[in-house]
């Protein structure tokens, strides 16, 4: 100094890395992504271990390596999962617009062409006449709406005044009124209900008054009755509205259908084809304006590879040259 061997000799390595987060800052424990053949346990966000020598702390296991070592780092470069935000393009999807952009499809008109054809000689198309509608006038008809008396005369009440009676009363005379009754007159008859605490008519129980009594008087309740005035029918006049009505005239409209005439064989209409001309945002496509799958470039980066450099690095036993 070589070579060979050797192991709980020292002693060295490896059992993961990364992004964002927290922090002046580095690790870690939650969180996300990604890897290894490959660890366990124990503390930690009112944190835990550090300080550019920061790439955890404490305890244990396991496997490697033992020097041209295992392993580690560092540069460079290929590939690559995943993140991140800028910029760029961009699907799917939503809304809008666009029928003066282009294709479909759907829907209308028009012509052509096919192919059926209801009806037709008990008369097709065509042509003329009349209704059927629609307006204006005029009458009818039906159903409504709205207004509608009047005079005079009597009973009878009411006031006021005379005369009269010792009371109550009795008679007169004028004014008002008169819803009862006659009569006249009007188109404006007429019928039913209702309708006044007193302040309308009548009749007034009981009670009140007057009176010796007869009898009289005022009169609440009740009944009866009507006024203003309402309701319900209804006759009559005058006004005025409507109409699934009708007549008669006169305009207007003409698709369809009836009716009739003239004429003599066809003939409305569905379908399908094509062409032309419109209409529509239902499909393809077109414009815009949201959207953002995903891509590209930019940058971090687990994994994997390629080369180069670098640490490790100091050194044990045995045997043989």
């Nucleotide at each position: 100094c070589g070579g060979c061997g050797g192991g709980u000799a020292a002693g060295g390595a490896c059992c993961g890395g990364g992004g964002a987060g927290c922090u002046a800052g580095c690790c870690c424990u939650g969180c996300c992504c990604u890897g290894u053949a490959a660890c366990c346990c124990g503390a930690a966000a009112c944190g835990g271990g550090c300080u550019a020598u920061a790439c955890g702390c404490g305890g244990g296991g396991g496997u490697c390596c033992g020097u041209c070592a295992a392993c580690c780092c560092c540069u460079a470069g290929a590939g690559g999962c995943g993140g991140c935000g800028g910029c760029c393009c961009a699907a799917a999807c939503a809304g809008c617009c666009a029928g003066a952009u282009g294709g479909g499809a759907u829907c209308c008109u028009g012509u052509a062409g096919g192919c059926c054809g209801a009806c037709c000689a008990u008369g097709a198309a065509a042509c003329c006449c009349c209704g059927u509608c629609c307006c204006g006038c005029a009458g009818g008809a039906c159903c409504g709406g709205g207004c509608u008396g009047g005079a005079g005369g009597c009973a009878g009440g009411c006031c006021u005044c005379c005369u009269u009676g010792a009371a109550g009363g009795a008679g007169g005379a004028g004014g008002c009124u008169g819803a009862g009754c006659c009569u006249c007159u009007u188109c404006g008859a007429c019928c039913g209900c209702c309708g006044a605490a007193c302040c309308g008519g009548g009749u007034c129980a009981g009670g009140c008054c007057g009176g010796g009594a007869a009898c009289g008087g005022a009169g609440c309740a009740g009944c009866c009755c009507u006024a203003a005035g309402g309701c319900g029918g209804g006759c009559a006049g005058c006004c005025u509205g409507g109409u699934g009505u009708u007549u008669g005239c006169g305009g207007g409209g003409g698709u369809g259908c009836g009716g009739g005439g003239u004429c003599g064989a066809g003939g409305a209409g569905a379908c399908c084809u094509a062409c032309a001309g419109g209409a529509c945002a239902c499909c393809c496509g077109g414009g815009c304006u949201g959207g953002g799958a995903g891509g590209g470039c930019g940058u971090c980066c687990a994994c994997u590879c390629u080369a180069g450099g670098g640490g490790g690095a100091u050194g044990c036993c045995g045997c043989c040259g």